[in-house]
A computed fold for a 1461-nucleotide RNA from an Alphaproteobacteria bacterium, annotated as small-subunit ribosomal RNA. Its mean pLDDT, the model's own confidence on a scale to 100, is 83. NCBI's taxonomy places the organism under Bacteria, Pseudomonadati, Pseudomonadota, Alphaproteobacteria.

C1' cells in the first nucleotide's frame, strides 16, 4: 500500500449467561424425482484388484542371410533392433514409497564429440526333404545348407589384472609383466562392427528433515547392533557367510494394531486452518494368486519362460490351452458411470538408409443437462379492463396488456447455394473430422418452460375440504370444526433448461480457541506433600554463534492460482508474458534477545547467631469428674420411658441415698471468628525425643531458584486380618408402640464396631467446591505472636513495623451472586483438568487389593435440551406484623321429632331442563290443576301458530246447517257475491325467505356470582440494573382505608378508598291537597342550617390519639346505593342476542286431548311448628309503619259456630277501603302431666276460585290426637335499636305463601384478649412449583420395543510360531553316453500336523440400560417436603429407602454472644 471478518431459531412465566442441536453459503467423477429447445468446452465403472464370448491394441528390417512359392509391396526360418516405452489400475505399502535439500562407491542400448582398429581360419544349425509318434498342442529321428549366428588364432592402446621395482595416507602414481577385440552390407558414397575416453540424458545406491489414528499396544530386537575376514553385486552395505564383542531402538512413543498409494494440486475459509487426492502432470507399486530365475544395456518382464494353486475351456481321457487392472463390448453386483464407431490427415512412438509398415498412444465422431459457459422460446401497439377461473364487505377486486386483434423482426429452426484454416515436406501426392465451422438467401411467430416454495428462521396469502384423523416437518413446531403450517384451487415469491431432494466436505463453529476459550457456584484444580525428567529463570563484564535477524547464490518441473495481454462473434476454453511457489541448501554479515563458555555481584534462595508462640508429631507415666459394676448398709413400692403408652427393671427388695473396691472410654470450665500442621488432622497434666515456623541483629555462601509428568511418602470415617480389650454408645437383630401398612422416625434391649498393638485398604461435600511460586495495585477496623518508638518509677493505654487470622470496602473484575493486598484485580512461569444431557464413573481390558473394592476408562442407543445466577409470582405442616363475629366472651339456633320446600337416589311411558365445596340445593321458579310445559302417550297439520317478499287471482273468501271425532282436525252443505281514500286491506294458491327451550357457556356478546367494600392495582417522566425488572407502592408513626404525616432517587398522576347521591336522627324557612273543631304544623313536599377534632386539657416533630365541654347528633352519627386491576375456560345458547353444526314430513317444527313435572325403602340442604308455666286457654283493654286498590279495594248494616254469603256506600286515593293489629297490659283458669302442652295424621260436613279441584288447590267446622319432654359427633348466625321475639304489607296471582321482598312493635347479653382454628393483607425467607402444592417428582413390579455388554459353545477370517513334506529354480558337489543328461546338498512357494493368539459373526441363558398419554405399589426428593439434605463407607429392606460412623452446608427457623455501622 492493497485485500479482508454479517448472523438467525431453539431451554424460561419472563431475563442474563453457559452449552449443545438446527438453518441460511460454497463445492462434487455424484445419484434420485419432476421437467427438457440449441451450441461450445470439459467430463463419465468411485461398488466386485469379481468373471469374461468376439475383434483389434507390437512389430519391423530383403541395404545381414537361407529357402519355398509365384498371383504378391507374398510366405517360412535364421539373424538384428524393438518388445523394460506407450496404455491401464491403486490391490499392497505408515516406508525399501513420496516431497524437499544434499551425498559417493556405480551403470548405460540408442544419440553427440574425440582417438585407434576392422587380419587369418573353422565347426554347426533352422527353414527345407524323407521317415515316425500324437485327437490336438506339438514332438522325435535321419539328411543338406547360409549369414552382421557361433568358435579358434593374430595384433593392440589411454582397457583389465599383478606374485615384481620405486613411490604414496591409499594399486595413489610411475615403470615392468600378464591378459582381453572386431562383420559385414550396398555400390563409391556411406551405413555398420570392435576398443578406449568425454558428453548428453536416463537409471541404481546412501543421508538429513517432513509424512494418519490408537498407550484399553510399554517394552521391542539375535543377522539383532558393531567389528575382522571372505563371498556377492554395475556399485556401497549384515546384502550373505564364518568368527568376535553385546550391543541397538524406546515416553521427543519403540514394538504392536487399524487405516491409507505419495506429491504438484483441488474444495472451503478473511486468514490461520480443515477436508480431499476424480480428470491433467511427476514418482512409486501391481498385472488371476504365490514363488522363481532366464535373456538382455535395461526385467526378475501386463499382451515372454518355468513351477505350484484356484478358476475356465478343448479332449479320441492319454493329454493340452488360457489370463481385458489395453480399446470397444458382455455377465454379475450396484443408487450409479458411454460406441463391439472413423482415421493414422495432424502430434508422438517402434523398426528401416529410405519409400514405408505398425500404432484402440493419439486425432476425431457417437451417447449422458454429469458440470461450466453462451443463446433462444419473440417485439411494439392493444381496455367493453372480454370470457373462464379465484376472492368478495355482493358494491366490487384479482389473474391483466396478459389474451384476442393489428403491425414488425427472424437469433434459433427449415430448405437452397457457396464453403475453409488445420499441410509441415525438395517437386508431386496427401483431410478421419466434413460438405463440418462460417457466409448468403427462402419460409414463417413460426420448432422451444418448467421446478421448488409462500407459520418463523426466510422472499412470497387467500378460499375450500379435513377435524390430534389423514398428513406435514431442516429446527422450533402445525393438525382435537373458523388450519396463511395437512390436501386441492386461485394468487404471489425465487431460480430457470433447469429446479428440487439425498449423500459427503469446508464454512458459519471463538463448538479443541497458534491467530482465538475456559476451570468459586454453569463441564472443569489432582486429597496433600517430597521430588526425577522436562519447561522457565536475578544483576553485570568478556568471548562465541547450531537459535534469532539480514544480504546474496542455487533450487523449489510443467500445468494450476493471481495480474496484464492475445485467439476462438462473447464467455467457458486456449495461448503468451509477468508474478507467485512463504520451504530447503550453501556463502557472507549483525550480536540487542536467547543459548554456550568464563569471570564478577547480592536485591532471589539458603546457612549461622539470639529470642518467641503453639491442641505440630512419637513414646512413657499420671489425675479428677461422670458412668457402669460388685459387695455392704439403710430403705419401700414403685422405677423407667413417651405426644400418650407399652415392652423392660422391681417384694428373690428395684429406683433414690451412703460406704468401699474393680473396670473401660472420654477429657467439663479455660475455649475464642483463637493457635499449630502439607493435607488428613491435633485438646486433662507431666517427662523424654523430635519436625516446622515467626521476629530481630549482624555475618557467611553466591542464583545454589520456581514449577513439576513419572516415582515415592502421608492420607477422616467406615471396612478387612491376627491378638487383646469392651464402661458408655451402638449398624445388624429381638421386642414395644405409631400406622391403612411401618422392614422407618419414638421407646426397651443389643452383636459387630467404636479402644490398644501390628499389617492392609486409599476413598469423602478429602471444600475456601478457589493448584503452586513471584511481582504490582486505595483504605478502615478486629484479633494472635514477635520487634521497635514514645511515655512511665515500672507498666497499661498510644504510635510504627513483620508474619499470621478475620470483617467491611476504592479501582478493577464477574452472567449475576459476589471477589476485592489472604483477589475471583493487573502481569509472569510451570503443572492438573474441561468440551451438551443421559447411558456412566458403567462395560470390556489392564494394574493394585485377602476381600470389599480402588485406579485407568469407552461405545451403541437416546433426548433437544440438561445447567448457572438473578427476576416477578404462587406455595410452605417458614418467620414477623396487622385485620375480620375468625377465635375467645355471650345470646339464640341447626344436627334428634312432625310437616313444608329444594336436591340426590330409586321408580316411571314421562317423572322436562339447568345449577354441584365455599361461590348448587325455599336456586332459575316473585305462584306446575288446564295453560305455563320445554317431558310422555295418542290423534293430527304441511308455509303451517307468527313475520315477510314476489307473482297471478277475487264465487277459492264470507255466511248457515249437518256428519264424524276426546279435541284439534277431517268431510259435506245453505245463502250471498266483499271493502276501498284505488295505495291497499282480507283470503287462500304458487315460489322464496322459514321454524327449533335441538348441540356447543371450551366459539361468543350481554348480564351475574366469588375473592371483597378486601385496600389494593397501575401509569408518565426521572433514577438504578447488561437484562427480566426495581424504585415510586419499601421504612417509622397513624388510619376503617396505599387515610394522613415524617423520612426517602424520586417527582407527579390514574383506577380504587374517602367525598359527591339516597335515607334516617335535629333545627330554621316556604308551601298547604289531606289531617285535626279552629288555627296550627306532630304531617307531607321543597330549600337551607348543622359536625369541622372547630373549642379546653394531656401526649406528639407532625399527622393524629385520649379525656372533657357544648350539642339533637362527636370523632366515618346509623343504614343504603356504589364493587379497582384481575381470578375461577366459575354460571347462563332454557330470559335476550349471536357464529358454527344438526333436524325439517313416521320430525328434534306446529296444533289438540290426557298424563307427568306432586310418583317414594332412603340420604342431604333450607325453613315452619313444637316439646311448654318468661307458658297454654278464656275474657277485657292499648299502641304502628311500609304498602296496595278499577275485570280492583270493598265500608256500614244483616245472615251463618265458621270459612263465607247478602249488601253495595266510598275511593283512580294524606280524603274511601284493605286496616283488624300482635306480642304487651289487666283479670280468670290450668299446676308439671305426653298434660287444657304439641298439633301431624285420618274420617265427616262445608266455603271459595276456576270450563274443570280425581291424580293435584286453599280455607272453615266437628271429630281424631302421631312423633316430640330441648336433641350424639359436629356445626350456623349475631357487637345495638343489633340478636331474640311479635305481628303487618307487597310482588307473583282466577285460586293457592311455613318461601321471598319490605315494614313497624317489644327489646337484651358479652368482647379479658389475639395463644389457637379459618380467611385476608403487608414485609421477609426457602423452592427442583409457573397448568403455579389438586404443583413437581423417585424407585420397584407388570406390558411392549430397541441397542449394547457378559456367556457354556459353534463358525469364519487374519498375522505368525514349531515340526513334516517339498515343485520349479539359482548356487555348489559328484557322475556319466558331454547332452535340452542324471544324481545329490543348501535355500524355498504351495501343502500338511499341532498348540496358542487376534478379530468378526452367531447363541441357550442370566443381568443392567434407553424409550413407550391415561396399569399396580408406595411417597424418597423439591417448603424445616412434614425425621434438614447431601458425600464416603458398612449392614439391612418389595421399592423408593432406612439405620450406624464420620465429613460438608450446596439447611430453614430461633436464641445467646461478639464485631461493624
Nucleotide at each position: 500500500a492493497u485485500a479482508u471478518u454479517a448472523g438467525a431459531g431453539u431451554u424460561u412465566g419472563a431475563u442474563c449467561c453457559u452449552a449443545g442441536c438446527u438453518c441460511a453459503g460454497g463445492a462434487u467423477g455424484a445419484a434420485c424425482g419432476c421437467u427438457g429447445g440449441c451450441g461450445g468446452u470439459g467430463u463419465g465403472g468411485a461398488u466386485a484388484g469379481g468373471g469374461c464370448a468376439u475383434g483389434c491394441a507390437a512389430g519391423u528390417c530383403g541395404a545381414a542371410u537361407g529357402g519355398g512359392u509365384u498371383a504378391g509391396a507374398c510366405c517360412c526360418a535364421u539373424g538384428g533392433c524393438a518388445g523394460a516405452c506407450g496404455a491401464g489400475a491403486u490391490a499392497g505399502u505408515a516406508c525399501a514409497a513420496g516431497g524437499u535439500a544434499g551425498g559417493a562407491a556405480c551403470u548405460u542400448c540408442c544419440c553427440u564429440c574425440u582417438g585407434a582398429g576392422u587380419c587369418g581360419g573353422g565347426c554347426a544349425u533352422a527353414a527345407c526333404u524323407c521317415a515316425u509318434c500324437g485327437a490336438a498342442a506339438g514332438a522325435u529321428g535321419a539328411g543338406a545348407u547360409a549369414a552382421u549366428u557361433c568358435c579358434c588364432g593374430a595384433u593392440g592402446g589411454u582397457c583389465u589384472c599383478u606374485a615384481c621395482a620405486a613411490u604414496u595416507a591409499a594399486g595413489u602414481u610411475u615403470g615392468a609383466g600378464a591378459g582381453u577385440a572386431a562383420a559385414g552390407a550396398u555400390u563409391u558414397a556411406u551405413c555398420g562392427c570392435u576398443u578406449a575416453g568425454a558428453g548428453a540424458a536416463a537409471g541404481g545406491c546412501c543421508u538429513g528433515c517432513c509424512c494418519c489414528g490408537u498407550a484399553u499396544c510399554a517394552g521391542c530386537u539375535u543377522g539383532u547392533u558393531g567389528g575382522u575376514g571372505a563371498g556377492g553385486u554395475a556399485a556401497u552395505g549384515g546384502c550373505u557367510c564364518a568368527c568376535c564383542a553385546a550391543g541397538g531402538c524406546u515416553a521427543u512413543g519403540a514394538c504392536g494394531c487399524g487405516u491409507a498409494g505419495g506429491g504438484g494440486a483441488g474444495c472451503u475459509g478473511a486468514g490461520a486452518g480443515g477436508c480431499u487426492g476424480a480428470c491433467c502432470c511427476c514418482c512409486a507399486u501391481c498385472g488371476a494368486u504365490g514363488g522363481a530365475a532366464c535373456u538382455g544395456a535395461g526385467a526378475c518382464a501386463c499382451g515372454g519362460u518355468c513351477c505350484a494353486u484356484a478358476c475356465a475351456c478343448c479332449u479320441a481321457c492319454g493329454g493340452g490351452u488360457g489370463g481385458c487392472u489395453g480399446c470397444a463390448g458382455u455377465c454379475g453386483a450396484g443408487a450409479a458411470u458411454a460406441u463391439u464407431c472413423c482415421g493414422c490427415a495432424a502430434u508422438g512412438g517402434a523398426c528401416g538408409a529410405a519409400a514405408g509398415u505398425c500404432u484402440g498412444a493419439c486425432g476425431g465422431a457417437g451417447c449422458g443437462a454429469c458440470a461450466c459457459c453462451g443463446c433462444g422460446u419473440g417485439g411494439u401497439a392493444g381496455a367493453u379492463g372480454a370470457a373462464g377461473c379465484c376472492c368478495u364487505u355482493c358494491g366490487g377486486g384479482g389473474u391483466g396488456u396478459a389474451a384476442a386483434u393489428a403491425c414488425c423482426u427472424u437469433u434459433u429452426a427449415u430448405c437452397u447455394g457457396g464453403g475453409a484454416a488445420g499441410a509441415a515436406g525438395u517437386c508431386a501426392u496427401u483431410g478421419a473430422c466434413g460438405g463440418u465451422a462460417c457466409c448468403a438467401g427462402u419460409u414463417g411467430a413460426a420448432u422451444a418452460a418448467g421446478g421448488g416454495g409462500c407459520u418463523c428462521c426466510a422472499a412470497a396469502c387467500u378460499c375450500u375440504g379435513u377435524g390430534c384423523c389423514a398428513g406435514c416437518a431442516g429446527g422450533a413446531g402445525c393438525g382435537g370444526u373458523a388450519a396463511u403450517a395437512c390436501a386441492g384451487a386461485g394468487g404471489c415469491c425465487c431460480c430457470a433448461a433447469g429446479c428440487g431432494u439425498u449423500a459427503u466436505c469446508c464454512g458459519g463453529a471463538a463448538u479443541c480457541a497458534c491467530u482465538g476459550g475456559g476451570c468459586g457456584u454453569a463441564a472443569a484444580g489432582g486429597g496433600u506433600g517430597u521430588g526425577u525428567a522436562g519447561g522457565u529463570g536475578g544483576u553485570u563484564g568478556u568471548a562465541u554463534u547450531a537459535g534469532u535477524c539480514u544480504u546474496g547464490u542455487g533450487u523449489u518441473a510443467a500445468a494450476u492460482c493471481u495480474u496484464c495481454g492475445a485467439g476462438c462473434u462473447c464467455a467457458a476454453c486456449u495461448c503468451g508474458a509477468a508474478a507467485c511457489u512463504c520451504g530447503c541448501a550453501c556463502a557472507g554479515g549483525a550480536a540487542a534477545c536467547g543459548g554456550u563458555a568464563u569471570g564478577a555481584c547480592u536485591a532471589g534462595a539458603g546457612c549461622a547467631u539470639g529470642u518467641g508462640a503453639g491442641a505440630g508429631g512419637u513414646g512413657a507415666g499420671u489425675g479428677g469428674a461422670a458412668c457402669u459394676u460388685a459387695u455392704a448398709g439403710a430403705g419401700u413400692a414403685g422405677g423407667g420411658g413417651u405426644g400418650a403408652a407399652a415392652u423392660c427393671c422391681g417384694u428373690u427388695g428395684a429406683u433414690a441415698c451412703u460406704a468401699u473396691g474393680g473396670g473401660g472410654a472420654a477429657c467439663a470450665c479455660c475455649a475464642a471468628a483463637a493457635g499449630c500442621g502439607a493435607a488428613g488432622g491435633c485438646a486433662g497434666c507431666u517427662c523424654a525425643c523430635u519436625g516446622g515456623u515467626a521476629c530481630a541483629u549482624u555475618g557467611c555462601u553466591g542464583a545454589c531458584a520456581c514449577u513439576g509428568a513419572a516415582a515415592c511418602a502421608c492420607g477422616a470415617a467406615a471396612g478387612c486380618a491376627u491378638g487383646g480389650g469392651u464402661a458408655g454408645c451402638g449398624a445388624a437383630u429381638g421386642g414395644g408402640a405409631u400406622u391403612a401398612g411401618a422392614u422407618a422416625c419414638c421407646c426397651c434391649a443389643g452383636u459387630a464396631g467404636u479402644c490398644c498393638a501390628u499389617g492392609c485398604c486409599c476413598u469423602a461435600a478429602a471444600c475456601g467446591u478457589u493448584g503452586c511460586u513471584c511481582g504490582c495495585u486505595a483504605g478502615c477496623c478486629u484479633u494472635a505472636u514477635g520487634g521497635g518508638g514514645a511515655u512511665u518509677u515500672g507498666a497499661c493505654c498510644c504510635c510504627c513495623u513483620a508474619u499470621g487470622u478475620g470483617g467491611c470496602g476504592a479501582a478493577g473484575c464477574c452472567a449475576a451472586c459476589g471477589c476485592g493486598u489472604u483477589a475471583a484485580g493487573c502481569g509472569a512461569g510451570c503443572c492438573g483438568c474441561c468440551u451438551g444431557g443421559g447411558a456412566a464413573g458403567u462395560a470390556c481390558g489392564a494394574u493394585c487389593g485377602c476381600a470389599a473394592g480402588a485406579u485407568u476408562a469407552a461405545a451403541a442407543c437416546u433426548c433437544a435440551a440438561a445447567g448457572g445466577a438473578a427476576u416477578a409470582g404462587a406455595c410452605g405442616g417458614g418467620g414477623a406484623c396487622u385485620c375480620g363475629c375468625a377465635c375467645a366472651a355471650g345470646c339464640g339456633g341447626u344436627g334428634g321429632a312432625u310437616u313444608a320446600u329444594g336436591u340426590g337416589g330409586c321408580u316411571u311411558a314421562a317423572u322436562u331442563c339447568g345449577u354441584a365445596g365455599g361461590u348448587a340445593a325455599g336456586c332459575g321458579a316473585g305462584a306446575a290443576a288446564c295453560c305455563u310445559u320445554a317431558c310422555c302417550g295418542a290423534g293430527a297439520u304441511a308455509u303451517a301458530a307468527c313475520u315477510u317478499u314476489g307473482c297471478a287471482c277475487g264465487a277459492u273468501u264470507g255466511u248457515u246447517u249437518c256428519c264424524u271425532g276426546a279435541a284439534a282436525g277431517g268431510g259435506a252443505u245453505u245463502c250471498g257475491u266483499u271493502c276501498u281514500u284505488c295505495g291497499g286491506a282480507c283470503g287462500g294458491g304458487c315460489a322464496g325467505a322459514g321454524a327449533g327451550u335441538g348441540a356447543u357457556g371450551c366459539a361468543u356478546g350481554g348480564c351475574c356470582g366469588u375473592c371483597g367494600u378486601c385496600a389494593g392495582u397501575u401509569c408518565g417522566u426521572g433514577a438504578c440494573g447488561u437484562g427480566a425488572g426495581u424504585u415510586g407502592u419499601u421504612c417509622c408513626c397513624u388510619u376503617c382505608a396505599g387515610u394522613g404525616g415524617g423520612g426517602u432517587a424520586a417527582c407527579g398522576a390514574a383506577c380504587g378508598c374517602a367525598a359527591c347521591c339516597c335515607u334516617u336522627a335535629u333545627u330554621g324557612u316556604c308551601u298547604g291537597u289531606u289531617a285535626c273543631a279552629a288555627g296550627u304544623g306532630u304531617c307531607a313536599g321543597g330549600c337551607a342550617a348543622g359536625a369541622c377534632u372547630g373549642c379546653u386539657c394531656u401526649c406528639u416533630c407532625a399527622c393524629g390519639a385520649g379525656a372533657g365541654a357544648g350539642g339533637a347528633a362527636g370523632g366515618c352519627g346509623g343504614g343504603g346505593a356504589u364493587g379497582a386491576c384481575g381470578c375461577c375456560a366459575g354460571g347462563u345458547c332454557c330470559g335476550c342476542a349471536u357464529g358454527u353444526c344438526c333436524u325439517u314430513a313416521c320430525a328434534g317444527a306446529u296444533c289438540u286431548c290426557g298424563g307427568g313435572c306432586u310418583g317414594c325403602a332412603c340420604a342431604c340442604g333450607u325453613a315452619a311448628u313444637a316439646c311448654a308455666a318468661u307458658g297454654g286457654u278464656c275474657g277485657g283493654u292499648a299502641c304502628a309503619a311500609c304498602a296496595g286498590g278499577a275485570a280492583g279495594u270493598g265500608a256500614a248494616g244483616g245472615a251463618g259456630u265458621g270459612a263465607u254469603c247478602c249488601g253495595g256506600a266510598a275511593c283512580a286515593a294524606a280524603u274511601c277501603c284493605u286496616u283488624a293489629u300482635a306480642a304487651g297490659c289487666c283479670g280468670a283458669u290450668c299446676c308439671c302431666a305426653g298434660u287444657c302442652c304439641a298439633g301431624a295424621u285420618u274420617g265427616g260436613u262445608g266455603u271459595c276460585u276456576g270450563a274443570a279441584a280425581u291424580u293435584c288447590g286453599a280455607c272453615a267446622c266437628c271429630a281424631u290426637g302421631a312423633a316430640g319432654u330441648u336433641g350424639a359427633a359436629a356445626u350456623c348466625g349475631c357487637u345495638a335499636g343489633u340478636a331474640a321475639u311479635c305481628c303487618c304489607a307487597g310482588a307473583u296471582c282466577a285460586g293457592c305463601a311455613c318461601g321471598c321482598u319490605g315494614g313497624g312493635g317489644u327489646g337484651a347479653a358479652u368482647a379479658c384478649g389475639u395463644u389457637c382454628u379459618c380467611g385476608a393483607g403487608u414485609c421477609u425467607u426457602g423452592u427442583a412449583c409457573u397448568c403455579a402444592c389438586c404443583g413437581c417428582c423417585c424407585g420397584c413390579c407388570a406390558a411392549g420395543u430397541c441397542a449394547g455388554g457378559g456367556a457354556a459353545g459353534u463358525u469364519g477370517a487374519g498375522a505368525g510360531a514349531a515340526c513334516c513334506c517339498a515343485a520349479c529354480g539359482u548356487a555348489c558337489a559328484g557322475a556319466g553316453u558331454u547332452c535340452u543328461u542324471c544324481u545329490g546338498u543348501c535355500c524355498u512357494a504351495a501343502g500338511g500336523u499341532u498348540a496358542a493368539u487376534u478379530c468378526a459373526a452367531u447363541a441357550a441363558c442370566a443381568a443392567g440400560g434407553g424409550c413407550u398419554a391415561a396399569g399396580g405399589c408406595g411417597u424418597a426428593a423439591c417448603a424445616a417436603g412434614g425425621c434438614a439434605c447431601g458425600g464416603g463407607u458398612a449392614g439391612c429392606g418389595g421399592a423408593a429407602g432406612c439405620u450406624g460412623c464420620u465429613c460438608g452446608u450446596g439447611g430453614a427457623a430461633u436464641g445467646u454472644a461478639a464485631u461493624u455501622a